[in-house]
RNA sequence: AGAGUUUGAUCCUGGCUCAGGAUGAACGCUAGCGGCAGGCCUAAUACAUGCAAGUCGAGGGGCAGCGGGUUCAAUUUAUUGGAUGCCGGCGACCGGCGGAUGGGUGCGUAACGCGUAUGCAACCUACCCACUACAGGGGGAUAGCCCGUGGAAACAUGGAUUAAUACCCCAUAAAGCAGGGGUCUCGCAUGGGACUAUUUGCUAAAGCUCAGGUGGUAGUGGAUGGGCAUGCGUCUGAUUAGCUGGUUGGUGAGGUAACGGCUCACCAAGGCAACGAUCAGUAGCGGGUCUGAGAGGAUGAUCCGCCACACUGGAACUGAGACACGGUCCAGACUCCUACGGGAGGCAGCAGUAGGGAAUAUUGGUCAAUGGGGGAGACCCUGAACCAGCCAUGCCGCGUGCAGGAAGACGGCCUUCUGGGUUGUAAACUGCUUUUAUCAGGGAAGAAAGACACCCUUGCGAGGGUGGUUGCCGGUACCUGAUGAAUAAGCACCGGCUAACUCCGUGCCAGCAGCCGCGGUAAUACGGAGGGUGCAAGCGUUGUCCGGAUUUAUUGGGUUUAAAGGGUGCGUAGGCGGUGAAUUAAGUCAGUGGUGAAAGGCUCCGGCUCAACCGGGGAAUUGCCAUUGAUACUGAUUGACUUGAGUACGGACGAGGUAAGCGGAAUUUAUGGUGUAGCGGUGAAAUGCAUAGAUACCAUAAAGAACACCGAUAGCGUAGGCAGCUUACUGGGCCGUAACUGACGCUGAGGCACGAAAGCGUGGGGAGCGAACAGGAUUAGAUACCCUGGUAGUGCACGCUGUAAACGAUGAUCACUCGCUGUAUGCGAUAUACUGUAUGUGGCUGAGCGAAAGCGUUAAGUGAUCCACCUGGGGAGUACGUCGGCAACGAUGAAACUCAAAGGAAUUGACGGGGGUCCGCACAAGCGGUGGAGCAUGUGGUUUAAUUCGAUGAUACGCGAGGAACCUUACCUGGGCUAGAAUGCCUUUGCUAUUUCCAGAGAUGGGAAGUUCCUUCGGGACGAAGUGCAAGGUGCUGCAUGGCUGUCGUCAGCUCGUGCCGUGAGGUGUUGGGUUAAGUCCCGCAACGAGCGCAACCCCUGCCCUUAGUUGCCAGCAAGUAAAGUUGGGGACUCUAGGGGGACUGCCUGCGCAAGCAGAGAGGAAGGAGGGGACGACGUCAAGUCAUCAUGGCCCUUACGCCCAGGGCUACACACGUGCUACAAUGGGGAGUACAGAGGGUAGCGAGCCGGCAACGGUAAGCCAAUCUCAAAAAGCUCUUCUCAGUUCGGAUUGAGGUCUGCAACUCGACCUCAUGAAGUUGGAAUCGCUAGUAAUCGCGCAUCAGCAAUGGCGCGGUGAAUACGUUCCCGGACCUUGUACACACCGCCCGUCAAGCCAUGGAAGUUGGGAGGACCUGAAGAUGGUGACCGUCAAGGAGCUGUCAAGGGUUAUACCAGUGACUAGGGCUAAGUCGUAACAAGGUAGCCGUACCGGAAGGUGUGGCUGGAUCACCUCCUUA
Repeated sequence: AGAGUUUGAUCCUGGCUCAGGAUGAACGCUAGCGGCAGGCCUAAUACAUGCAAGUCGAGGGGCAGCGGGUUCAAUUUAUUGGAUGCCGGCGACCGGCGGAUGGGUGCGUAACGCGUAUGCAACCUACCCACUACAGGGGGAUAGCCCGUGGAAACAUGGAUUAAUACCCCAUAAAGCAGGGGUCUCGCAUGGGACUAUUUGCUAAAGCUCAGGUGGUAGUGGAUGGGCAUGCGUCUGAUUAGCUGGUUGGUGAGGUAACGGCUCACCAAGGCAACGAUCAGUAGCGGGUCUGAGAGGAUGAUCCGCCACACUGGAACUGAGACACGGUCCAGACUCCUACGGGAGGCAGCAGUAGGGAAUAUUGGUCAAUGGGGGAGACCCUGAACCAGCCAUGCCGCGUGCAGGAAGACGGCCUUCUGGGUUGUAAACUGCUUUUAUCAGGGAAGAAAGACACCCUUGCGAGGGUGGUUGCCGGUACCUGAUGAAUAAGCACCGGCUAACUCCGUGCCAGCAGCCGCGGUAAUACGGAGGGUGCAAGCGUUGUCCGGAUUUAUUGGGUUUAAAGGGUGCGUAGGCGGUGAAUUAAGUCAGUGGUGAAAGGCUCCGGCUCAACCGGGGAAUUGCCAUUGAUACUGAUUGACUUGAGUACGGACGAGGUAAGCGGAAUUUAUGGUGUAGCGGUGAAAUGCAUAGAUACCAUAAAGAACACCGAUAGCGUAGGCAGCUUACUGGGCCGUAACUGACGCUGAGGCACGAAAGCGUGGGGAGCGAACAGGAUUAGAUACCCUGGUAGUGCACGCUGUAAACGAUGAUCACUCGCUGUAUGCGAUAUACUGUAUGUGGCUGAGCGAAAGCGUUAAGUGAUCCACCUGGGGAGUACGUCGGCAACGAUGAAACUCAAAGGAAUUGACGGGGGUCCGCACAAGCGGUGGAGCAUGUGGUUUAAUUCGAUGAUACGCGAGGAACCUUACCUGGGCUAGAAUGCCUUUGCUAUUUCCAGAGAUGGGAAGUUCCUUCGGGACGAAGUGCAAGGUGCUGCAUGGCUGUCGUCAGCUCGUGCCGUGAGGUGUUGGGUUAAGUCCCGCAACGAGCGCAACCCCUGCCCUUAGUUGCCAGCAAGUAAAGUUGGGGACUCUAGGGGGACUGCCUGCGCAAGCAGAGAGGAAGGAGGGGACGACGUCAAGUCAUCAUGGCCCUUACGCCCAGGGCUACACACGUGCUACAAUGGGGAGUACAGAGGGUAGCGAGCCGGCAACGGUAAGCCAAUCUCAAAAAGCUCUUCUCAGUUCGGAUUGAGGUCUGCAACUCGACCUCAUGAAGUUGGAAUCGCUAGUAAUCGCGCAUCAGCAAUGGCGCGGUGAAUACGUUCCCGGACCUUGUACACACCGCCCGUCAAGCCAUGGAAGUUGGGAGGACCUGAAGAUGGUGACCGUCAAGGAGCUGUCAAGGGUUAUACCAGUGACUAGGGCUAAGUCGUAACAAGGUAGCCGUACCGGAAGGUGUGGCUGGAUCACCUCCUUA
């Protein structure tokens, strides 16, 4: 110090989350020791038991108990009993002092409670200190004790008697108190102080004694402690805005220690509050603590200071001090005792118990130390305190060993597997050490005093010294010795953030999770294991606080578009404010003084072996108060100035406003006329109007509303807004002059005024338009878009409403900061050129700013002042409350709950029922088909024991399959095998092979015959057997993969390096202008180059040349045949197959800068890529294939493997695809006759001949092929027949008979012959192919193959067209551009109702509860006043009675808060529900805002507004030339 998370990626805004620290903690797992600290945060709930405040005999009367003494008696000779306060002492009692401290808790309290600083001239202070003065005399009681009485008890009460340092009286009194004078002096006011030889009145005392003292009374002063008052500071809510009757003040009185409405009487009517009163909620405050760089934020345990409280509420008494924790009285609740009549009690003291709770300890020891109370003291008391116990609750420290040790052991885990890696120097083993542990021994400091004794000094009060006594902890800490590695390691994590990785299991299950997110068969994310990482006697989790968060921003944020500028103005309070001078010194600055407790924190030093911890010193304590000084700035006061502001005068300006009048065009209506069948309306129609005469045209009249052209990024206005013309009234800014005033200014919370449209009220008006509504269309529907009508409304007057995308989404004012160019209105110089200047209004641009888009003197730049507003999205501008409104509604304005995003700008794509350009058999123009029929074939479906599997839009469907009768075959049924049917290695062997018999469906089983070949003699080949290692699987996953393939697409694209631009994604290059089949080429250009693609290189074909001629060829020569290159021969030709040439816009003309294009151009076999093929960029479709093959993982192993027989893959109501054959005369049949190319052939092709109608059979030449053969090419041509019909078309189907292949044609082959002769007469919607040797048509061959279901596929040649105007439209594609809420990318995204589940919330007849008040009634203790016949020494006073106040109780009305409530309302979330399609593209009617009406719902429509609308065109302005 940051990181993760919105996106395909980017920058920004913005929230959520994490890493850190802390904790009075709790929980889980674990646990060796010590030191120091801490330990009911909840029920201020209730408490059993014990203890926590007593002490003094040197105040007193006394003497119950204990000890002693004296004395008497008894006897058991040592005890018992009696007497005696005589002594030590002392229960209870009177009296004194202390129980107001210490200790606990945080209920209450938002307050002078606390903190800080002052004041008291308005006060008190026991004990302590200093000083002054005094203490004389007298009296009567009372407790105790004794004797009674009542009562269960607590206790109460009567009588008698008694003391005091208890009580009372008298005396003495002042420097006291109260009052009256005088003098002096001081102070901020009231006023204070001193003196007085001044005066009046009042008030004191106590003794004890060891005779030293000690105590008492009064006063003054001090010290200490308190009381009161004041300034400042001290939580949240304004959805709490008004509060207040002793209230505010005065006078007087009372009361208090003291001031004071503290209380009372009277008088006045004040006091507080937007600088937040009152009310409500919450809370003890501070020093400090935690965190933070700090400022701050949070907190207030332990320790210290203050406050408050003591079962709840009230009250006083005593006292120096209390309204009193372990006192009193009363009321209440609760608990206990009771003899039922009455009584007792208060752990928020220390322990402890119950309860509550996630949770917090011992009914311990000691007064040894420190401190406190009493006492002269010894001493007593002290749950204060000091110690110990429990608890890893925290902090700190120590240990669990150290060194060597590689066969890198065993085991575990992993693995590419008999190899390796890791655990791991880890272990074993060897040596060493002994902190700790155990045992044994020694053994503290904390303790110095007081008392007492002695000595010294002395002022005789006291001080000093010596001796001596005292330790809970504790035989503890610590030290020493011995023994022996001996007694001692866990927890969390390992996807990223975040250090740490593999295997197995699981299979969107179980589970994890702080955020993002993991898990659907290969999970580093779940669970286990191995390994690793981190911390360590702890480790994790949870809760809470601060931090990170500059995410409330003083330090230190923002508001055009992300959340956020008020709709606009005027203006109050407030805030801020021009220039010179003077005074002052409030702010400000400096010095000094006081205070800011201690502890804590920081720093230095020191003490425990270190540390934690503790001690000492210092600095700090940023604050407050006082005082002295400074005077620049701000403030205050005074006086002045003119530049801010205003006024005056003179001008020009304008849809500025209000009112009245006038005008023409248009529309509608009415009337009259002309006139006839339609008009109107739309995409097309219909509703509607019209023969009762519409529409159209003409004339006349009426009405209302709006003002064409001018007209414009023109003008005016604060905004809303303002447009015919004229008049009246009126507002304004601007320019000029510089005459006047002299800071009069700016902003502006509340407030007031204005404020489009819609809407509301009343009245009048109503032409057109037109929500609602009605009808017609459209549509699946159409509560819409379109059409025909049409009411409110729109218009006027008056009054309300107060909102808009009220927008420049940009508050107002002032100042400053480069330029260019328009425009409006002024002014200056003679001037309509031109130019300067002021105020407006536009465009472009620089610096700068900005996340970017952009803004840019009209700032979103740089500064200043003031106001308003924002703080994640949703819930929600909603609910409740309040205010306003006639209403509609407006203003103000939450929470629960829920999500991890929501959002801005820009980028790249993709998409658009956006635009531009271009291409393609894409359309069009043509030719032929498919879709109808029959059949073939594939698929779906269905069926089945099985109909094996795969392929499924284009890119599956005559596809894998280039050939299912068995085999194939993977499927089904049945029969069998289990190291297996096949292969490799090893061993053995030559049995085998082959032939044959039996059983069986066969596999198989049983039997018989049968003894291989080569050899370098080592062995090898082949086969069999055995055994073991490797089996085998067409089982699953193509979404784990390789390879191969389809498609976009033979489309022209896809990228890179360097540079440049941009914060960045990214852009540029690759865009632009041309051109091309092409990102092909040229030109231009912040780009320059390059790569993969294109093209070319390769093959076939078309022309020529050359080389070579066999099996090919035969012109010339010769031979020869019925004929024939048949033969000799030849290389000329064809041809074959090697090589080469040829075509490049090279030439010409035109156009063009060029690239290039055009021309029936020339030449040429071929012309602009000559034709065809192979060749397929980056990538897309999780496309296809685990069944070609290969392969990870999973699964089966007497079976999911293997063998066999039979069956099935050929089923058949149907549906679809692809084909064949047809429907006929451009044809069918018959006869004759001609011309190919490319292929195949020895398990073959098979000539020829013979047989058969034929399929074919028999025989057989030739040929391993330019030689022989398949082989006949067919369409064509010639002749003939048929004559338009279900036919001499068509051939399905069926019957019969055959042929061939094959072990075998039943399921289920092909072919032949004869017979049979179905549908079908050119095919609906729709749809396919093809641009030239193409379509169409005709045949031939081949692969597979025993044969064949081939009409399929792949090739070959023959014959051989038509058409293309053109690119508007359909489809697909390319480039540029634009919009986007899409990025799984439009098969996208997404809205609302309804239905279901869950959750929180609002309303609600009511109902329940709570706290705080009001009124009235009642009223204890107590206080106070009155009275007081009774008591009293007849005094003080009191009992009693009574008035007032008063806790509590009761009644009653209201407000507030909370719970609950049938029913109800909207909201949020949820799996793949229902209905539609509103929004995002021009989202298919641009969207949105306000308002009104309507509708299942999104929504629709009207009206006004906005651009945050696409597209096209035009205008204006700008930039550049």